[in-house]
C1' cells in the first nucleotide's frame, strides 16, 4: 500500500427493510435465623462516526475510525 471480516446493554451474542431482544452479570422483591442456592420482577441501548437510498435502515450504498486476518 491492497483485499477480506468485524463493531448492537457491563460481558457473550441474536434480530426477513416494519415496536431493538436473549443468556449471564448488576439491581429490587420472595424464601432462609443469616449467607449461598432457588424463584419472581423490572431496569439497563444515541445499534462505532458522518452522509445517502427508502414511507420506513441495526439491516442496503459511500466515506472515515477502532479491532482481527491475509497478501505485497
Nucleotide at each position: 500500500c491492497c483485499c477480506c471480516c468485524u463493531a448492537u446493554a457491563g460481558c457473550u451474542c441474536a434480530a426477513u427493510g416494519g415496536u431493538a431482544g436473549a443468556g449471564c452479570a448488576a439491581u429490587g422483591g420472595c424464601c432462609u435465623u443469616u449467607u449461598a442456592a432457588g424463584c419472581c420482577a423490572g431496569u439497563g441501548g444515541u445499534u462505532g462516526a458522518a452522509g445517502g437510498u427508502u414511507c420506513g435502515a441495526g439491516u442496503c450504498c459511500u466515506u472515515c475510525u477502532g479491532g482481527g486476518g491475509g497478501g505485497a